The part of an RNA shown here (large-subunit ribosomal RNA, domain IV) has 350 nucleotides and comes from a bacterium.

[in-house]
Context: one part of a larger RNA
RNA sequence: AGCUCCUAAAGGAACUCGGCAAAAAAGUAGGCGUAAGUUCGCAAUAUGCCUUGCCCAAGUCCGUAAGGAUUUUGGGUUGCAACAAAAGAUUCCAAGUGACUGUUUAUCAAAGACACAGGUCCCUGCUAACUCGUAAGAGGAUGUAUAGGGGCUGAGAUCUGACCAGUGCCCGUGUGUUAACAGCGUCGGUCAGGAUGCAACGCAAGUUGCGUACUGGCUACAUGCUUUAAGCCACAGGUGAACGUCCGCGGUAACUCUGACCGUGUUAAAGUAGCGUAACCCCUUGCCGUGUAAGUUACGGCCCGCAUGAAAGAUUUAACGACUUGGAAACUGUCUCUAGGAGCCGCUCG
Numbered sequence: 001a002g003c004u005c006c007u008a009a010a011g012g013a014a015c016u017c018g019g020c021a022a023a024a025a026a027g028u029a030g031g032c033g034u035a036a037g038u039u040c041g042c043a044a045u046a047u048g049c050c051u052u053g054c055c056c057a058a059g060u061c062c063g064u065a066a067g068g069a070u071u072u073u074g075g076g077u078u079g080c081a082a083c084a085a086a087a088g089a090u091u092c093c094a095a096g097u098g099a100c101u102g103u104u105u106a107u108c109a110a111a112g113a114c115a116c117a118g119g120u121c122c123c124u125g126c127u128a129a130c131u132c133g134u135a136a137g138a139g140g141a142u143g144u145a146u147a148g149g150g151g152c153u154g155a156g157a158u159c160u161g162a163c164c165a166g167u168g169c170c171c172g173u174g175u176g177u178u179a180a181c182a183g184c185g186u187c188g189g190u191c192a193g194g195a196u197g198c199a200a201c202g203c204a205a206g207u208u209g210c211g212u213a214c215u216g217g218c219u220a221c222a223u224g225c226u227u228u229a230a231g232c233c234a235c236a237g238g239u240g241a242a243c244g245u246c247c248g249c250g251g252u253a254a255c256u257c258u259g260a261c262c263g264u265g266u267u268a269a270a271g272u273a274g275c276g277u278a279a280c281c282c283c284u285u286g287c288c289g290u291g292u293a294a295g296u297u298a299c300g301g302c303c304c305g306c307a308u309g310a311a312a313g314a315u316u317u318a319a320c321g322a323c324u325u326g327g328a329a330a331c332u333g334u335c336u337c338u339a340g341g342a343g344c345c346g347c348u349c350g
Stems, first nucleotide, its partner, number of pairs: 002344007010336002014334001019331001029051004037042001039155001053077006059070004078082001083088001090329007097321002102114002118153007130139003156316004161246003166243002168239003172235003176232002182226005188219006197210005247265005274308001275305001286302005
């Protein structure tokens, strides 16, 4: 030097991305007392103040008594200090976000992510939908629509606007298109029969052989027509807590500015209520204010919002959080600015 500790004048976060680390305070004892806010449950042990050992006396309670207990009151007494050791909570103000308890990247992320109760939509009538399996079968479920499956949202409160043109889904209609099967044919094949015909033999009658038309049976990896389902297509209607989408331009008020107002074009419709420089704002350290001596952060306002916005929910919200941000008290070697000490462990020298 290093590691683990201890101590420190004055100052007290000036350190630092950030009070990280350390320190300090109180100590889930008793008594008193306790704000805003609030879903009236909480917040809350809020914050805060006082007391605490031992001895004596009186009182009180139990007990017939002996005696015991003491949460009471008064007095006394020792010490630096009386929950005397150890262990055992820092607190407040404001904002964001997620309602909450919970879950998660075993081994760099515990969170604002996931889940959640609640909300809503769709499917499913039971051999259910859905899932696994080639199948048998199994789960769903020894359940039955107050049930089960799937999607989205995510307590509560106030709400959830416009658009069905495109895409999706649902429903209906059809001399559109369309499969196998089925029916009726055609062509061909094959089997049987087979007039006329041809050939051979025979004097003839006739016999034998070949074989066409034709008739009947069966039939195809041939072919036509008829009958046609869902689907697709076309048309009509519905549907957004379905996928989604929610505009421009010009002018205008008696200072100026602004534009309630007017005109015009497009669209399926032209972003409503809210919120807004935001976990969303590029310009941007926007502008004004509060806080500070000084504030790119924070908070309160403002709003032409590059590119907010209503269940990919909007706004708000008590309680809660090893969450995030800003501020304050207390406290400190975090720092100004370092120093000293202890133990351990290296190295160098002796």
Rfam family: Bacterial large subunit ribosomal RNA.